Description:
A computed fold for a 1402-nucleotide RNA from an uncultured bacterium, annotated as small-subunit ribosomal RNA. It matches the Rfam family "Bacterial small subunit ribosomal RNA". Its family is annotated with structural constituent of ribosome and ribosome in the Gene Ontology. The RNAcentral record of the sequence draws on ENA and SILVA.
RNA sequence: ACCGGCGAACGGGUGCGUAACACGUGAGCAAGCUUCCGAUCUGUGGGGGAUAGCCGGCCCAACGGCCGGGUAAUACCGCAUACGUUCACCGGACGGCAUCGUCUGGUGAGGAAACCUCCGGGGCGGAUCGAGGUGCUCGCGGCCUAUCAGCUAGUUGGCGGGGUAACGGCCCACCAAGUCUACGAUCAAUAGCUGAUGUGAGAGCAUGAUCAGCCACACGGGCACUGAGACACGGGCCCGACUCCUACGGGAGGCAGCAGUAAGGAAUAUUGGGCAAUGGACGAAAGUCUGACCCAGCCAUGCCGCGUGAAGGAUGAAGGUCCUCUGGAUUGUAAACUUCUUUUAUCUGGGGCGAAAACCUCCCUUUCUAGGGGGCUUGACAGUACCAGAAGAAUAAGCACCGGCUAACUCCGUGCCAGCAGCCGCGGUAAUACGGAGGGUGCAAGCGUUAUCCGGAUUCACUGGGUUUAAAGGGUGCGUAGGCGGGCAGGUAAGUCAGUGGUGAAAUCCCCGAGCUUAACUCGGGAACUGCCGUUGAUACUAUCUGUCUUGAAUACCGUGGAGGUGAGCGGAAUAUGUCAUGUAGCGGUGAAAUGCUUAGAUAUGACAUAGAACACCAAUUGCGAAGGCAGCUCGCUACACGGUCAUUGACGCUGAGGCACGAAAGCGUGGGGAUCAAACAGGAUUAGAUACCCUGGUAGUCCACGCCCUAAACGAUGAUUACUCGACAUCAGCGAUACACUGUUGGUGUCUAAGCUAACGCAUUAAGUAAUCCACCUGGGAAGUACGAUCGCAAGAUUGAAACUCAAAGGAAUUGGCGGGGGUCCGCACAAGCGGUGGAGCAUGUGGUUUAAUUCGAUGAUACGCGAGGAACCUUACCAGGGCUAGAAUGUCAGGUGACAGUCGGUGAAAGCCGAUCUUAUAGCAAUAUACACUUGAUAAGGUGCUGCAUGGCUGUCGUCAGCUCGUGCCGUGAGGUGUUGGGUUAAGUCCCGCAACGAGCGCAACCCCUAUCACUAGUUGCCAUCAGGUAAUGCUGGGAACUCUAGUGAAACUGCCGUCGCAAGACGUGAGGAAGGAGGGGAUGAUGUCAAGUCAUCAUGGCCUUUAUGCCCUGGGCUACACACGUGCUACAAUGGGUGCUACAAAGGGUCGCAACACAGUGAUGUGAAGCCAAUCUCAAAAAAGCACUCUCAGUUCAGAUCGCAGUCUGCAACUCGACUGCGUGAAGCUGGAAUCGCUAGUAAUCGUAUAUCAGCAAUGAUACGGUGAAUACGUUCCCGGACCUUGCACACACCGCCCGUCAAGCCAUGGAAGCCGGGUGUACCUAAAGUCGUUAACCGUAAGGAGACGCCUAGGGUAAAACUGGUGACUGGGGCUAAGUCAUAACAAGGUAGCCGUA
Repeated sequence: ACCGGCGAACGGGUGCGUAACACGUGAGCAAGCUUCCGAUCUGUGGGGGAUAGCCGGCCCAACGGCCGGGUAAUACCGCAUACGUUCACCGGACGGCAUCGUCUGGUGAGGAAACCUCCGGGGCGGAUCGAGGUGCUCGCGGCCUAUCAGCUAGUUGGCGGGGUAACGGCCCACCAAGUCUACGAUCAAUAGCUGAUGUGAGAGCAUGAUCAGCCACACGGGCACUGAGACACGGGCCCGACUCCUACGGGAGGCAGCAGUAAGGAAUAUUGGGCAAUGGACGAAAGUCUGACCCAGCCAUGCCGCGUGAAGGAUGAAGGUCCUCUGGAUUGUAAACUUCUUUUAUCUGGGGCGAAAACCUCCCUUUCUAGGGGGCUUGACAGUACCAGAAGAAUAAGCACCGGCUAACUCCGUGCCAGCAGCCGCGGUAAUACGGAGGGUGCAAGCGUUAUCCGGAUUCACUGGGUUUAAAGGGUGCGUAGGCGGGCAGGUAAGUCAGUGGUGAAAUCCCCGAGCUUAACUCGGGAACUGCCGUUGAUACUAUCUGUCUUGAAUACCGUGGAGGUGAGCGGAAUAUGUCAUGUAGCGGUGAAAUGCUUAGAUAUGACAUAGAACACCAAUUGCGAAGGCAGCUCGCUACACGGUCAUUGACGCUGAGGCACGAAAGCGUGGGGAUCAAACAGGAUUAGAUACCCUGGUAGUCCACGCCCUAAACGAUGAUUACUCGACAUCAGCGAUACACUGUUGGUGUCUAAGCUAACGCAUUAAGUAAUCCACCUGGGAAGUACGAUCGCAAGAUUGAAACUCAAAGGAAUUGGCGGGGGUCCGCACAAGCGGUGGAGCAUGUGGUUUAAUUCGAUGAUACGCGAGGAACCUUACCAGGGCUAGAAUGUCAGGUGACAGUCGGUGAAAGCCGAUCUUAUAGCAAUAUACACUUGAUAAGGUGCUGCAUGGCUGUCGUCAGCUCGUGCCGUGAGGUGUUGGGUUAAGUCCCGCAACGAGCGCAACCCCUAUCACUAGUUGCCAUCAGGUAAUGCUGGGAACUCUAGUGAAACUGCCGUCGCAAGACGUGAGGAAGGAGGGGAUGAUGUCAAGUCAUCAUGGCCUUUAUGCCCUGGGCUACACACGUGCUACAAUGGGUGCUACAAAGGGUCGCAACACAGUGAUGUGAAGCCAAUCUCAAAAAAGCACUCUCAGUUCAGAUCGCAGUCUGCAACUCGACUGCGUGAAGCUGGAAUCGCUAGUAAUCGUAUAUCAGCAAUGAUACGGUGAAUACGUUCCCGGACCUUGCACACACCGCCCGUCAAGCCAUGGAAGCCGGGUGUACCUAAAGUCGUUAACCGUAAGGAGACGCCUAGGGUAAAACUGGUGACUGGGGCUAAGUCAUAACAAGGUAGCCGUA
């Protein structure tokens, strides 16, 4: 190697398929099989013929094959015998579960075996039982879709057969027509199931890795063989796909075994050691095999344990970081330093348990079998675990985070950039949110991220939710299935409850213990596994059966009621049309008009006729109906509700998925009808447009009959039924009695209200309360009631009804505001009534724009624009050009130096500056020296009108001198919040009064303060002068006076106090009185909480940033003064109420010594020269002007007006060119009262007239701020415009209407539907063909025979053909949808949103 036996159906892997008796659980097989193992009984007699290996030969590339010869067995085949076995027939006993089962007797037939041995034993055959295994059947349990509703022909059952280990349509013939299904069949999608695992308080929800049980599979599919067991992972045959070899003829193969390779992927390990242990197969055993298994390797993948040191140590070191920066805080006892320890790592040495054995041998016990003890042998892991020793802090810390949630904060950088982000959201120059740093927090050999599951989520609600308005009640009724159901009694015991038995594998979880140093881990014991099945009992409830009852329900009789339905008939008013008549120029219509009608006679009026539709008054908060809905009158038919009687039946009831019926308007079909009204349409208007609102017309339709449609904001946004739960009032229909009151009662319809409920609003016996039953519906917004599919429809469309994608909201109720082309009340020079202006001209001034080297900067609706500026030639000045300086133009401190510096002079220069010369302290002390002073050098604190008013303080404007804004306590509300503060009156006023769940209080109002109007007192100088006296040309000039005026201090006075009317009061009114003043006498100061990110970084202050030989500082010159133009604020005018000339009066309030200056003189004048007085009730500026009185001009571009320009001057000032004011002479522009529009003012106001002052050398001042003189008109009134206050109402606004917001179009991106088609996928059906193979049939060939080959037949994997259905991808083009800082067009909605909005339909 071969023959034979056993195993190979175990072990190991995977989860394709499978929605199934596959799994789980509990039963059943009286319908079964079972190698090996255990037990019992029994047998093992006698023969035969072959065939591998082997030998010889041959074919072949290979796989392999053929021929001949001889041979063995526990291989193969007969024969004998045999029972307790099988079958057939005939009996008996017992039992059960229908078929039947068990035990037993008789007769007949069939069926066995294998030997080996060491003699101990090991095998073999028959039969029965056991154990374990396996097959079959049934109950129950566990996924998704109804946009899958009907499926099924061996289908369902029967009879008879075949087949199987066995039941069975498992298969076949015949017969019947059944079977399954809304308690979800069938189809499709998905999926191995379980013990368990994760989570959770639990109930649940999700999962099914590892471990364990079962199933399925082994390249895809089919098939059988062998066998006890397979339709067989490492067996066979066939078909298919793929890979490999080939000599082209043929062959070989199946890692979802262990390693390993490739590919895919975000990602997952070694081609290791060993059978030492445990287990398995075979063997008598030695032993062999075993990628099962035991070990080792890799990976922080998880769990657990340990370490990286411990104690002391404050100059709180250095360094870092931060700050209020001489310094402090923090890192931080942290470090250094001192002392100590040695786990771990390293080195050296020792060193296991796991081993028990079997075999062999010795001994003991034992009837046999067997048992016990001693000896010998066996370790992969493993020079491992562990132990001892050595030295030394030695060898060992990271990651995330620090806005809230959520533990932990600062600096710098960046500047809506870069970036972050789980949600909310950060970032646009002071970022605890980005990036870095310091610090901190949390975890820790890990930490974060991502993905997924559970939880939180009572957010699918069984435990444990809802439906008026937040999502959600079906449009309404009838009714099938189903669910639920009144009182009493009895039976049964299915549900239910209790006891008990079986089962609920082990592991897991929990508890107790044990073993590894601990733990993780493992082991032992217990409990549990809430389930299922059986059995015994209980009977309240449910169920079921029986009997009975009347209260639920229904019926009967007698009444009542109503726009209930339906059919027919009748009626009048109105409208339109027609005819006739009267009559004449318009009618009609609107915000106003026009289109339209009308002299061919309209409109209007009258009469008559015709037509269709709808039914005024009654009429209502009424009535009826299931809802939709129903209205003139009469009649017919019909339905209903209620009341009364309490007669009849005896639970007959309630709800109701599907189903059936009804169902406004619009719409559709056929046929009529057609007066009105009126989509579409036409015309006229409006408008930027007006495909609208308004007007004139007008067709479908509106009406009827029949048939469809089936939707509405079909609403009470409230399903039906039953019971219970305080009251009041109104009303409809009945009854009690003969009743108009009143009252009781039944049924309806309403309003208010208690308890209770509700998020609130609200509901409240007609519930949204308390309960019960049944049905329907909801689960964030949008996409969308859309798409696809299905059903219905003539169509329109209806019903059912998603997803992708997208957002962080959408929504309800209420609150406070704000707003309204909502309402009410009231106020204001808001309008109105008046007066005067602006807008036109010239000029002044400010602004914009433009220009420029620069025209510095700021202010910009009201609330910027004669504003900052109350005074730009230089200066100011911040701007520009040029020239210069750099610790700097100023001041302090420290140190050093000098004794000066300054001044004067000279040079240069535009000046600043630079250079040079000259001159040159004090005190104390003898002096050295010190101090002071000054200068200079160095150091240190500079400087900035550079930026940010959106980092700020302060100050200011405005609403607004409007009457408001708040608080404490109480009360109300879940709360936001309300009340007070609203209401009735009244006021200038939240002023006051009354009322009131409020009572008080604060900031505002008012008052207190100032000026002014009257008087008194006090005081009289510089003011005053009545009386007395003196004096002058004249004057309070003088004596004097203290009366008056005045000055400036103190007081008085006014309070609706008095009277009258009204009123509760507050208060109002009055030609009131009185009074200087009257109702706040007039004026000022005074500005609540807040608003406008209002204004100002250039008054000042200040955070941050920027700048430092410049963005600082000095100087010269220029600019801020420009000039086509536009605007604001003013001045002067346009003239006769005026201009000019002359004369004559009357103020107040201010200023003045670097000043005001009288007066005199000069000059036409600005002014100059001289000069008294005055630091001011003393002197002075200073003349007030308008006014008055005269004269003149006479309506014109003038005797108006004065711009512009020329000449000549004055003054200030270093300096008037750019760029001052004033004077004189001359010149003499525009302008003849101002378009649209717009401003101020209500009394000593407007208007008009002058005066003064601040700033200032001077002045661009016509400005500003004050002052006085003269001195009006008008207000009916609150409709309107503007602004404001209070109450109320609506709101989709809250950046608050300058709000919000809709749709098309255009652009980009995204997902998706349709689509001529194109490309796949799985499944079913029909037909054709058909391998291997089982089964069946079979005369010819082989074989003695058994049997075989071959042939034929059925079935069939596969292949092919055909027509469909389903499902996916893709597709020119096309439909809508979503999203996207600044696109276009309009303005639909939110307010009465400017036409109320919305729903259905066309």